[in-house]
RNA sequence: GAUAAAGGCAAAUUUCGAGAAAUCGAGAGGCGCAAAGCUCAAAGAGCCUAAGGCUUGUCUAGCUAUGGCAGUCAGUUACCGAA
Repeated sequence: GAUAAAGGCAAAUUUCGAGAAAUCGAGAGGCGCAAAGCUCAAAGAGCCUAAGGCUUGUCUAGCUAUGGCAGUCAGUUACCGAA
């Protein structure tokens, strides 16, 4: 980062499964993405959830990550080669 080339990934939704949830895996699907490759107790942010724990006389509510999000930044690696 181009009306290039070769490719890649796969949003919402949906089916099945896992999970307390956030969310994740697989099939279909294709919104989009020059890193929508990799990295979550490596380090720095930000966001989501709250099983367990703590608080509350109860109902209820609040706090909390060791649970998650990389398609929120970020770190790091990489294909091609017009301007």